[in-house]
């Protein structure tokens, strides 16, 4: 240098015929214990890597740029 994937909550991930952002674990609270873990309820937590384009509406769709990882040379 091409080329292909991939970037969503503290953590691993889901969401693709564009229409209000979720799940498990983790964290807080609470119910139960003598006390703890565990069961169970419930709260919080997110500028969807950036930046612009279509669009009534974009995590989704189009470009470019950043970051990883893979393959080519």
């Nucleotide at each position: 240098g091409c080329u292909g994937g991939c970037g969503u909550a503290g953590c691993u991930c889901a969401g693709u015929u564009g229409g209000u952002a979720g799940a498990g674990c983790a964290a807080c609270g609470g119910u139960u214990u003598c006390g703890u873990a565990a069961a169970c309820c419930g709260u919080a937590g997110g500028u969807c890597g950036u930046c612009g384009g279509u669009u009534c509406a974009a995590c989704u769709c189009c470009g470019a740029c950043c970051g990883c990882c893979a393959g080519c040379u």
Predicted 3D model of a 73-nucleotide RNA (transfer RNA) from a Candidatus Omnitrophota bacterium. The organism belongs to Candidatus Omnitrophota, within Bacteria. Model confidence (mean pLDDT): 81 of 100. Its Rfam family is "tRNA". Rfam describes the family as follows. Transfer RNA (tRNA) molecules are approximately 80 nucleotides in length. Rfam classes the family as a transfer RNA.